[in-house]
RNA sequence: AGAGUUUGAUCAUGGCUCAGGAUGAACGCUAGCGGCAGGCUUAACACAUGCAAGUCGAGGGGCAGCGCGGUUGUAGUAAUACAAUUGGCGGCGACCGGCGCAAGGGUGCGUAACGCGUGAGCGACAUGCCCGUGACCGGGGGAUAACCGAUGGAAACGUCGCCUAACCCCCCAUACGAUGUAGGACCGCAUGGUUCUUCAUUAAAAAUUCCGGUGGUCACGGAUUGGCUCGCGUCCCAUUAGCUAGUCGGCGGGGUAAUGGCCCACCGAGGCGACGAUGGGUAGGGGUUCUGAGAGGAAGGUCCCCCACAAUGGAACUGAGACACGGUCCAUACUCCUACGGGAGGCAGCAGUAGGGAAUAUUGCACAAUGGAGGAAACUCUGAUGCAGCCAUGCCGCGUGUGUGAAGAAGGCCUUCGGGUUGUAAAGCACUUUCGGAGGGGAGGAAGAAAAUGACGUUACCCUCAGAAGAAGCACCGGCUAACUCCGUGCCAGCAGCCGCGGUAAUACGGAGGGUGCAAGCGUUAAUCGGAAUAACUGGGCGUAAAGGGCAUGCAGGCGGUUCAUCAAGUAGGAUGUGAAAUCCCCGGGCUCAACCUGGGAACAGCAUACUAAACUGGUGGACUAGAGUAUUGCAGGGGGAGACGGAAUUCCAGGUGUAGCGGUGGAAUGCGUAGAUAUCUGGAAGAACACCAAAGGCGAAGGCAGUCUCCUGGGCAAAUACUGACGCUCAUAUGCGAAAGCGUGGGUAGCAAACAGGAUUAGAUACCCUGGUAGUCCACGCCGUAAACGAUGUCAAUUAGGAGCUUGGGCAAAAGUCUGGGUUCCGCAGCUAACGCAAUAAAUUGACCGCCUGGGGAGUACGGCCGCAAGGUUAAAACUCAAAUGAAUUGACGGGGGCCCGCACAAGCGGUGGAGCAUGUGGUUUAAUUCGAUGGUACGCGAGGAACCUUACCUGGGUUUGACAUGCACAGGAAUGAUUUAGAGAUAAGUCAGCGCAGCAAUGCGCCUGUGAACAGGUGCUGCAUGGCUGUCGUCAGCUCGUGCCGUGAGGUGUUGGGUUAAGUCCCGCAACGAGCGCAACCCCUACCGUCUGUUGCCAUCGGGUGAUGCCGGGCACUCAGGCGGAACUGCCGGCGACAAGCCGGAGGAAGGCGGGGACGACGUCAAGUCAUCAUGGCCCUUAUGUCCAGGGCUACACACGUGCUACAAUGGGGCGUACAGAGGGAAACGAUACCGCGAGGUGGAGUGGAACCCAAAAAGCGUCCCUAAGUUCGGAUUGGAGUCUGCAACUCGACUCCAUGAAGUCGGAAUCGCUAGUAAUCGCAAAUCAGAAUGUUGCGGUGAAUACGUUCCCGGGCCUUGUACACACCGCCCGUCACACCAUGGGAGUGGAUUGCACCAGAAGUAGCUAGCUUAACUUUAUUGAGGGCGGUUACCACGGUGUGGUUUAUGACUGGGGUGAAGUCGUAACAAGGUAACCAUAGGGGAACCUGUGGUUGGAUCACCUCCUU
Repeated sequence: AGAGUUUGAUCAUGGCUCAGGAUGAACGCUAGCGGCAGGCUUAACACAUGCAAGUCGAGGGGCAGCGCGGUUGUAGUAAUACAAUUGGCGGCGACCGGCGCAAGGGUGCGUAACGCGUGAGCGACAUGCCCGUGACCGGGGGAUAACCGAUGGAAACGUCGCCUAACCCCCCAUACGAUGUAGGACCGCAUGGUUCUUCAUUAAAAAUUCCGGUGGUCACGGAUUGGCUCGCGUCCCAUUAGCUAGUCGGCGGGGUAAUGGCCCACCGAGGCGACGAUGGGUAGGGGUUCUGAGAGGAAGGUCCCCCACAAUGGAACUGAGACACGGUCCAUACUCCUACGGGAGGCAGCAGUAGGGAAUAUUGCACAAUGGAGGAAACUCUGAUGCAGCCAUGCCGCGUGUGUGAAGAAGGCCUUCGGGUUGUAAAGCACUUUCGGAGGGGAGGAAGAAAAUGACGUUACCCUCAGAAGAAGCACCGGCUAACUCCGUGCCAGCAGCCGCGGUAAUACGGAGGGUGCAAGCGUUAAUCGGAAUAACUGGGCGUAAAGGGCAUGCAGGCGGUUCAUCAAGUAGGAUGUGAAAUCCCCGGGCUCAACCUGGGAACAGCAUACUAAACUGGUGGACUAGAGUAUUGCAGGGGGAGACGGAAUUCCAGGUGUAGCGGUGGAAUGCGUAGAUAUCUGGAAGAACACCAAAGGCGAAGGCAGUCUCCUGGGCAAAUACUGACGCUCAUAUGCGAAAGCGUGGGUAGCAAACAGGAUUAGAUACCCUGGUAGUCCACGCCGUAAACGAUGUCAAUUAGGAGCUUGGGCAAAAGUCUGGGUUCCGCAGCUAACGCAAUAAAUUGACCGCCUGGGGAGUACGGCCGCAAGGUUAAAACUCAAAUGAAUUGACGGGGGCCCGCACAAGCGGUGGAGCAUGUGGUUUAAUUCGAUGGUACGCGAGGAACCUUACCUGGGUUUGACAUGCACAGGAAUGAUUUAGAGAUAAGUCAGCGCAGCAAUGCGCCUGUGAACAGGUGCUGCAUGGCUGUCGUCAGCUCGUGCCGUGAGGUGUUGGGUUAAGUCCCGCAACGAGCGCAACCCCUACCGUCUGUUGCCAUCGGGUGAUGCCGGGCACUCAGGCGGAACUGCCGGCGACAAGCCGGAGGAAGGCGGGGACGACGUCAAGUCAUCAUGGCCCUUAUGUCCAGGGCUACACACGUGCUACAAUGGGGCGUACAGAGGGAAACGAUACCGCGAGGUGGAGUGGAACCCAAAAAGCGUCCCUAAGUUCGGAUUGGAGUCUGCAACUCGACUCCAUGAAGUCGGAAUCGCUAGUAAUCGCAAAUCAGAAUGUUGCGGUGAAUACGUUCCCGGGCCUUGUACACACCGCCCGUCACACCAUGGGAGUGGAUUGCACCAGAAGUAGCUAGCUUAACUUUAUUGAGGGCGGUUACCACGGUGUGGUUUAUGACUGGGGUGAAGUCGUAACAAGGUAACCAUAGGGGAACCUGUGGUUGGAUCACCUCCUU
């Protein structure tokens, strides 16, 4: 410090997620030791048991218990023992009294508050114990508990009577002081303070000593601790906006330690609030802790300070202090005891229990230390505290060995089988002993001169001993993120923080090996800060991503021109006080180190005080004119309001003319019309809107504004002067204006037109189209308050290159023009922007103020409030859900977008297919099997160029297991091999006979065969979606790219686009491109012409010979021909067109002319195209079988459907006879001549031929001639019967051919569809491969030999450019809504239950205060009766609980119901994205299963074409 994730890719926006730190944690797995810390975050839930606050006999009366002593009695000789008694002593239960119990300890309920923090104040206060100073401690009286007696009660606890003491209580004296009255002096900070005088009131307790002293009282002072007041700070909600009656203030009282409405009476009507009152929610506050660079954010456990609380609520008493955790009283709930009458209790003290919970410890030891209470002290008490126990809860430290050790052991895992890895790791050898274990020693902590005193503690620490001995796990390994392989699984099981893995080769699941990271821990989860500049003070944005209010006016608020003076609030400076300690930081010290503990220092935002400065801001006062405004004179304008008038058009009415249609559409129909329409003419009526001018032009704040004229009225601008003197800018709330639609009332209604009706269209058509048509549109008045109210751009001010228009002023000028203001439009530089773009009218650079945004959906919705007659508007969430949603631009693809171009693509033609029969392939069906593959184009006479057996992969049956085939090894036997018999369907099995290899003397070896064994063979088994290779297709289409440069943040672009041209990215020209590559073309082959060379097997012109005839022979190589080498064609020449180009058109010459014709040749890539069954190959599978051998069967089935063909339907024909002319091939297990036989297929036979020689071999259409004459035929030949031939081991399933006989359908083929542009189509035959045999197929060959192409509108396919896009699996795309089903959260809902709270009223415990006529009463008083005072009782006021009624808020739940979200491949349509097939969207209104449709107004965030305008040249 960043990273992952939206896209095909890019940049941006924007969310989600991760890496870090930290925790009072919990959970999972694991666990050796020690130190230091920490340990109910939940039920302030309920609590059994024990302990947590007592102490003082030196305050007192006393003596229950214990001990000592005394006395008495009994026993005993006695010692002594026992019993009784005795306060004499030590002491001491209970009691009276004092001090303490208000501390310590716990918890965080409540509390949003002077509660806390900080800084001040108290001239408005208190303060036990402690300290200092001064003074005093004299006299007298009274009661009561205990005890004793009586008595009630189960108990708790009382009641009555008698006695008694005190440091208990009371009275008097004493007054420095205090309080009050009166008077005086001085001072201050307002109430006041100090001091003097007079009068009145107010106090006490002893004891011990030789003395200090201790104790008590008063006063003053100190210290400490508290009380009160104030400034500032201190969470969220405005869907809480108004709150308040003791409320705010005053006067006077009461009350308190003290101020104060704290309380009361009276008087006044105030007080708080947008700087957030009131209400609601949540919460103890701080020092600090965590995080962060900081600013901030989050937290408040342990420790320290403060507050609050003690089962819940209320109350007071005592006291220095409490409204009191282990006190009292009352009420309530709960628990317990009970004799049922009544009582007892309060762990949020320490342990502990139950419960709750994911979760948090021992019913321990000790007062040794520190501290506290009491005491003179000894001492007692102390669950404070010191320690121990439990827990890896955290932090820190240590260990689990060290060295050596390669045969790189074994085992594991992987493997390309070679090896690699685990791995110096282990073993082995040599050492060490921390920690742990055992034994021994052994502290400090302990403090006064000494002695005594240790819970921890058999501790820490030290020494000795044994022995590597007792001590390693957890998570992860797809990317982020360090770390990879195998096996298993097969969208299953599972993983997952995000992206995402898993559908048979998973580095992502599970296991293993290996590795990585941490380590006595490691992971997970939760919550928190960071990263997140993702709430932006530091430090963000708002044209299109979320975001400028529809527009203006304007109060508060914020901000504000020049200059002088002054003040010192802000500001700046140093100083003083404070900022507790601990914490953090720095430097040291102590535990072996560290954590931890500790000394010192520094620091601590801030607050307060006084002082200084005066630039800036601010306050005050004065001045100025540049901002702003006023006046004068002009100017332009659809600015606004009101009234009057006008013509054109539409419709209607009346009349005339006139006749059969009109109207409407893509085409129609509904509709109108013979009752006379439409058309046309005349006249009239009515309402609405104002053609041309007209423009990107004008005006207005926006909405918006248009015939003409008149009246009223707002704003703007220009010029020149004068005046005012900052009067300004912005603006929350507020107020006004505000299209269309809509609403109310009343008018009006020609046209148009939601709704509605009808007609069409359609699968449907609640639409688009048509015919009608009502609200409405218009007017008046009043509402509504919203729009894509848009420049999607808030208002104001200033600054910053230019250029061109339009509009409206002014100056100069005769004009052209030029200068200068206001407005408006376009282009464009710098700059800005994610880009697009903006660019003096900013989206540039600055300033001021306002509004708004913070992922998508849910949702501009619900609830609540406000507004509205309603429709609805405005303000405005959450649950839940997703990992995206979005902007701009890029490359493609696509469009029922556009432009250009090509192709047998259409058109023009010729011939077919589709109908028939047959052949063949496929589907389907059938079957034991009908083996497998190919399946739109790009499968279907395809693999197969040839299934009777074989082939053969399939089925049935029979065999076989190292195998039918390969290699090597071991052992045993045998040469090999040939012939043959039997059984069997055969494979095979059992035999017989012959034979006995080569080298070597031999041992033995080599070769071959057989058997056995283990390696291995074998598989047409699976996966073409694991692959290689090969192939199809787009497509022989003209494209596809690269290097460098340039442009762009980038994806990318440029080049490759443009103007021409071409079959072509072919070539030319231009150009930020210049070049290049793969394709195109050419080079290759065949063919067309010529030359040359060579002439046998070819040829025969000339010469000669010969025949019945023939190149038959001699001879020749001229010709034909063959096959080698060459030539020839290049727009080369001419003319025209074109840009002086490329090229095109025409012509000449030429065998051939513009690529001459044909072939081979197939760019980058697409289709997970095809093929594991040609072959090869990874992985998986089978191994007495999925291998292999054999026989038979099947691949040839047959209701049917499709493809491809053949033959036909006939006379351009069929048949008979005669007759002519090819090319290219093939031939030795072959072709096979002449000849003979057979009607024929063929047979016999065997000349010739490995071929320019012989053979196949007859070419056929053609030509000539005869018959047939329009018919199911002399067409057609299927089918069937019979008889044969050939091949072959074998023609039954299942061959071809021949002969005789038979003679089916079919008379030119529906919708639809195919091929072909010239030697082509059509038609005719020939040959070959395969092959024993078996072509209508395939591949070749030649013969005969056409028609047509105007042209590119349309169909199909393709290429280039451009445009739109919400597509990128790319339109076979994407995607919307209803409905149905499941689940989830949520709104409404008759209500119901709970919580809380307001108001009104009832009620009124305990207590306090007031009153009091009843009862009662020790001290003082008294005239001895009383009185004063007190108590009890009564009563009044206040008041807790409780109750009643009525509201508010909130929560839970609720039949039913509303929409929302999410789900697998459901249903209906197709609304949106392309002109999305009716452009879309916004507002509004109506309608409709649904998306939606229609009306009115608005927007461009609409394509296309045309026009216009503008810009550049």

Predicted 3D model of a 1513-nucleotide RNA (small-subunit ribosomal RNA) from an uncultured bacterium. Its Rfam family is "Bacterial small subunit ribosomal RNA". The coordinates come from a structure-prediction model, not an experiment, and the mean pLDDT is 85. RNAcentral holds the sequence, with entries from ENA and SILVA.